Transfer RNA from an Elusimicrobiota bacterium, 72 nucleotides, folded computationally. The sequence was found in a public genome assembly. Its mean pLDDT, the model's own confidence on a scale to 100, is 83. Its Rfam family is "tRNA". Rfam describes the family as follows. Transfer RNA (tRNA) molecules are approximately 80 nucleotides in length. Gene Ontology term of the family: triplet codon-amino acid adaptor activity. Taxonomically the source falls in Elusimicrobiota (Bacteria, Pseudomonadati).
RNA sequence: GCGCCCUUAGUGAAAUGGAUAUCACGGCAGCCUCCGAAGCUGCAAGUGCAGGUUCGAUUCCUGCAGGGCGCA
Repeated sequence: GCGCCCUUAGUGAAAUGGAUAUCACGGCAGCCUCCGAAGCUGCAAGUGCAGGUUCGAUUCCUGCAGGGCGCA
């Protein structure tokens, strides 16, 4: 330098054009308890950035950034 893949909540993953973006762990609050743990209930937190296509984008296209693999 070229090609391919990945980037979604604090962490790990799902969702692959149509909702109010889902789950687990973690966090916070409440219940329970003599106090904790466990258990139960609730809450907060997310689509890497900038454009484009579309009635509608996490999803498709382009560029950029970061990471991984391969070739030279």